[in-house]
Context: one part of a larger RNA
RNA sequence: UGACGGGGGCCCGCACAAGCGGUGGAGCAUGUGGUUUAAUUCGAUGCAACGCGCAGAACCUUACCUAGAUUUGACAUGGACCGGAAGACUGGCAGAAAUGUCGUCGCCCGCAAGGGCUGGUUCACAGGUGCUGCAUGGCUGUCGUCAGCUCGUGUCGUGAGAUGUUGGGUUAAGUCCCGCAACGAGCGCAACCCCUAUGUUUAGUUGCCAGCAUUCAGUUGGGCACUCUAGACAGACUGCCGACGUUAAGUCGGAGGAAGGUGGGGAUGACGUCAAGUCCUCAUGGCCUUUAUAUCUAGGGCUACACACGUGCUACAAUGGUCGGUACAGAGGGAAGCAAGAGUGCGAACUGGAGCCAAUCCCAAAAAACCGAUCCAAGUUCGGAUCGAAGUCUGCAACUCGACUUCGUGAAGCUGGAAUCGCUAGUAAUCGUGGAUCAGAACGCCACGGUGAAUACGUUCCCGGGCCU
Numbered sequence: 001u002g003a004c005g006g007g008g009g010c011c012c013g014c015a016c017a018a019g020c021g022g023u024g025g026a027g028c029a030u031g032u033g034g035u036u037u038a039a040u041u042c043g044a045u046g047c048a049a050c051g052c053g054c055a056g057a058a059c060c061u062u063a064c065c066u067a068g069a070u071u072u073g074a075c076a077u078g079g080a081c082c083g084g085a086a087g088a089c090u091g092g093c094a095g096a097a098a099u100g101u102c103g104u105c106g107c108c109c110g111c112a113a114g115g116g117c118u119g120g121u122u123c124a125c126a127g128g129u130g131c132u133g134c135a136u137g138g139c140u141g142u143c144g145u146c147a148g149c150u151c152g153u154g155u156c157g158u159g160a161g162a163u164g165u166u167g168g169g170u171u172a173a174g175u176c177c178c179g180c181a182a183c184g185a186g187c188g189c190a191a192c193c194c195c196u197a198u199g200u201u202u203a204g205u206u207g208c209c210a211g212c213a214u215u216c217a218g219u220u221g222g223g224c225a226c227u228c229u230a231g232a233c234a235g236a237c238u239g240c241c242g243a244c245g246u247u248a249a250g251u252c253g254g255a256g257g258a259a260g261g262u263g264g265g266g267a268u269g270a271c272g273u274c275a276a277g278u279c280c281u282c283a284u285g286g287c288c289u290u291u292a293u294a295u296c297u298a299g300g301g302c303u304a305c306a307c308a309c310g311u312g313c314u315a316c317a318a319u320g321g322u323c324g325g326u327a328c329a330g331a332g333g334g335a336a337g338c339a340a341g342a343g344u345g346c347g348a349a350c351u352g353g354a355g356c357c358a359a360u361c362c363c364a365a366a367a368a369a370c371c372g373a374u375c376c377a378a379g380u381u382c383g384g385a386u387c388g389a390a391g392u393c394u395g396c397a398a399c400u401c402g403a404c405u406u407c408g409u410g411a412a413g414c415u416g417g418a419a420u421c422g423c424u425a426g427u428a429a430u431c432g433u434g435g436a437u438c439a440g441a442a443c444g445c446c447a448c449g450g451u452g453a454a455u456a457c458g459u460u461c462c463c464g465g466g467c468c469u
Base pairs, nucleotide, nucleotide: 007469008468009467010466011465012464013463015459016458019423020422021421022420023419026314027313028312029311030310031309032308033307034305035304042053043052064300065299066298067297068296069295070294073125077124078123079122080121081120082119083118084117087105088104089103091102092101093100094099108115109114127289128288130287131286132285136283137282138278139277140276141274143272148187149186150185151184152183153182154163155162156161167178168177169176193266194265195264196263198234199233200232201231202230203229204228207224208223209222212221213220237260240254241253242252243251244250316416320375321374322373323372324371325370332363333362334361337356338355342351343350344349382413387408388407389406390405391404392403393402429451430450431449432448433447434446435445
């Protein structure tokens, strides 16, 4: 000078408290450990690993295993020698394929030398998801969006260092005010950026429809008032009033206002910490390998299963299940695509194809809600696992190992021990919708809207953090 203390003081945070809903018990999904295995590829391991890398393992992916093959190589550049246009047949035979072999067709530019392309042999070299994240770059997590971290000059101290940055107030904030041997400055804070909440104006199609006419239908005429869209602008600044405060910074209350005291969200992450994570994104030093630790192919594995843990989904029912009717979103996606109306099928789906490169057409039915009927407290008309049969779709191919449909089957489960998690408002809870990845394959992830609470006395205690001592 720091760090630490079951030392002290002050302060903050869903940290506790006050509430609401979960997890921990059940079934299933998914990840991990363990075990097993020829292989179950590798990494991630307190918070900050475990629905994580993986925005999607049937083959491919794929790095693993078994088997079969290749050795200048699947890929790059250059040299030497020899040859041939390149190449084509979805050609024949062997084979699981890779590949080998045979056949047919084809005959580049240039007079030539030669050149382009290409095959073989050979030499330099290629290749490595092999090791080291404790050799590294880059990127990332974390403390933490916490309010801190420093510098120049001056001054003090023999010096390490101190001061400034401490003190009195105040703030979300080292935010600002006052004081002060300090005076200034930088990185952070804030603001500038995006979305959202109000209005004005410009514009009026693919959007909208008040009045007029018209229709099954904003469908058409007409109109751009309204909604909406997207450009420009206005608006919020403690600006105004009162009280408190040191005449300050500011705090509390009020007015006006769509919005009030950083309006609500996002992006933005200081100096640094953890030799934190990543050599399997990429790049890269060193080491190792070079008929193999490289490369190709088929099949298998990553999907195993006495078990343990994490994260989720579905439930245990009547604020409910089932059946019928009926209403209201937002944000997205669409050409090897989205696909309407129509027809077939109980259905998954199929046939067919209008329209749409999309404010025009389509996906598209929003669901919970509401109205009516039924069930009558039961392992049930709750719950849907598991299993049997028959199918649909994608795709060379669904056995290992896909999703979905129909019929049958109908398990555990009657609200969950110790413990533990999230959340302060359009939030929690609940209800659906879309997207990325993607041939197919979400209960995950990312986004979107609908309905819409309870509670916060307070800071003694638990956890984390800041300042002074």
Molecule: small-subunit ribosomal RNA, 3' major domain
Organism: uncultured bacterium